Predicted 3D model of a 73-nucleotide RNA (transfer RNA) from a Minisyncoccota bacterium. NCBI's taxonomy places the organism under Bacteria, Bacillati, Minisyncoccota.
RNA sequence: GCCGGAGUAGCUCAGCUGGUAGAGCAGCUGUUUUGUAAACAGCAGGUCGCGGGUUCGAAUCCUGUCUCCGGCU
Numbered sequence: 001g002c003c004g005g006a007g008u009a010g011c012u013c014a015g016c017u018g019g020u021a022g023a024g025c026a027g028c029u030g031u032u033u034u035g036u037a038a039a040c041a042g043c044a045g046g047u048c049g050c051g052g053g054u055u056c057g058a059a060u061c062c063u064g065u066c067u068c069c070g071g072c073u
Base pairs, nucleotide, nucleotide: 001072002071003070004069005068006067007066010025011024012023013022019056027043028042029041030040031039049065050064051063052062053061
């Protein structure tokens, strides 16, 4: 230099063919307990790596760019 993959909640990851972004764990509150843990109920947490474009509508399509992983030379 070229090719491919990944980047989404604090962490691990889903999200199909474009249609209002989710799960588990962790966190907080409550119930329960002498207390803790566990269990159960609830709550909060995201400008989907960043910029631009297409579209009525983009995590998803196109494009530029950054970081990480692998391959080729």
Record summary:
It was read from a public genome assembly. Its Rfam family is "tRNA".